Model confidence (mean pLDDT): 82 of 100.
Predicted 3D model of a 113-nucleotide RNA (Guanidine-I riboswitch aptamer) from Ensete ventricosum.
The sequence is in RNAcentral, with records from Rfam.
[in-house]
RNA sequence: UGAUGAGGCGGCUAGGGUUCCAGCUUCGGGCAUGCCUGAAGCGUUCGGUCCGAGAGCCGCAAUCCGCGGGGAGAAAUCCCGCGGACGCACGGCGGGAUAAAAGCCCGGGAGAC
Numbered sequence: 001u002g003a004u005g006a007g008g009c010g011g012c013u014a015g016g017g018u019u020c021c022a023g024c025u026u027c028g029g030g031c032a033u034g035c036c037u038g039a040a041g042c043g044u045u046c047g048g049u050c051c052g053a054g055a056g057c058c059g060c061a062a063u064c065c066g067c068g069g070g071g072a073g074a075a076a077u078c079c080c081g082c083g084g085a086c087g088c089a090c091g092g093c094g095g096g097a098u099a100a101a102a103g104c105c106c107g108g109g110a111g112a113c
Stems, first nucleotide, its partner, number of pairs: 008060005015051002020048002022045001023042008063085008072077001088108001090111001094106003
């Protein structure tokens, strides 16, 4: 200096907002004076649904290394099992999606070391 790889999926959480449900407030109607119902508003409403981490957790597969086994085969290759590896990671501003927002996506980005 170049190439390849550092990757995938599922569940959960930190966190997130407000489409739906619920809650609360106001007004109207009905009434058994507490409820039912309609509309509007509130996420500064510790809720349910929902979104949700590269640098959070758990699991599954994938990949690589070693060993063993199976069928055909000259071999390459394919399949199965066992063991091991799977490291490190500070990070804006701004923009995007969704109803809306976020540790989501841009992004292991820009930048820093």
The organism belongs to Ensete, within Eukaryota.